[in-house]
Context: one part of a larger RNA
RNA sequence: CACAGGAAAUUUGAGGGGUUCAUUCCCUAGUACGAGAGGACCGGGAAUGACGGACCGCUGGUGUUCCGGUUAUGACGUCAGUCGUAGCGCCGGGUAGCUAAGUCCGGAAGAGAUAAGCGCUGAAAGCAUCUAAGCGCCAAGCUCCUCCCAAGAUAAGAUUUCCCACAAGCUUCGUGCUUGCUGAAGGGUCCAGGUAGACUACCUGGUUGAUAGGCUAGAUGUGUAAGUGCAGUAAUGUAUUGAGCUAACUAGUACUAAUGACCCGUGAGG
Numbered sequence: 001c002a003c004a005g006g007a008a009a010u011u012u013g014a015g016g017g018g019u020u021c022a023u024u025c026c027c028u029a030g031u032a033c034g035a036g037a038g039g040a041c042c043g044g045g046a047a048u049g050a051c052g053g054a055c056c057g058c059u060g061g062u063g064u065u066c067c068g069g070u071u072a073u074g075a076c077g078u079c080a081g082u083c084g085u086a087g088c089g090c091c092g093g094g095u096a097g098c099u100a101a102g103u104c105c106g107g108a109a110g111a112g113a114u115a116a117g118c119g120c121u122g123a124a125a126g127c128a129u130c131u132a133a134g135c136g137c138c139a140a141g142c143u144c145c146u147c148c149c150a151a152g153a154u155a156a157g158a159u160u161u162c163c164c165a166c167a168a169g170c171u172u173c174g175u176g177c178u179u180g181c182u183g184a185a186g187g188g189u190c191c192a193g194g195u196a197g198a199c200u201a202c203c204u205g206g207u208u209g210a211u212a213g214g215c216u217a218g219a220u221g222u223g224u225a226a227g228u229g230c231a232g233u234a235a236u237g238u239a240u241u242g243a244g245c246u247a248a249c250u251a252g253u254a255c256u257a258a259u260g261a262c263c264c265g266u267g268a269g270g
Stems, first nucleotide, its partner, number of pairs: 001152001005163007015149004021049007033038001051106005059100004066093005071086006110144003117137004164269001166180005181267001186264004190206005211257003214253005221245002227240005
């Protein structure tokens, strides 16, 4: 821009794409078969591998925004307590998120038309012949079924709901033009953000508000803070104390910030 008014939401599916895997074991059954050795079809069940998709409750990884230990050195006058630098100084753990080695799921079943192949009936050609007319069976393959995208499918589809019911003049009489009035439904700008993200887009929220921050409470992690008392010459231990601190998590709470507003979109539709 189009989809012959505008808008919001829900959809149909033309068409396109993805998938399509394999193995082992058990039962049937040591049965059929076979002198024996060996050893099934058909049918049923249980697992596994690789591959693919999703997810983070579990097991782990990462987690330079959390906690702790510790070395050297410097600083805060000293002690204590902290902080800077040394690859986060090194080391032990670890929330959210992201993740695999973790977890769950998938390729199941079925239908149609076929290939090679196997047939029925059957002439040409009194026989024979699956084929010439006619009719069947049959593959991991083909078309469906299944999953995803999808009406720019210009053949532009469907459903539901919402909105607009002026005046004058001109006129080629057109859904036209000009002026005045009007400005709907809805959308956007802008702002707080994230389940989204390169930008854009998408999604949530904007005071009739929990959108982010803060605060409160909790969860989680770390592992018994500082100060003080006591014991010890002291290093240190011990009590207060599962203490103190705690990121991205959960909930509550308008304290802070989402202000005021503006713009687009029209007037009934060949």
Predicted 3D model of a 270-nucleotide part of an RNA (large-subunit ribosomal RNA, domain VI) from a marine sediment metagenome.
The coordinates come from a structure-prediction model, not an experiment, and the mean pLDDT is 89.
The RNAcentral record of the full RNA draws on MGnify.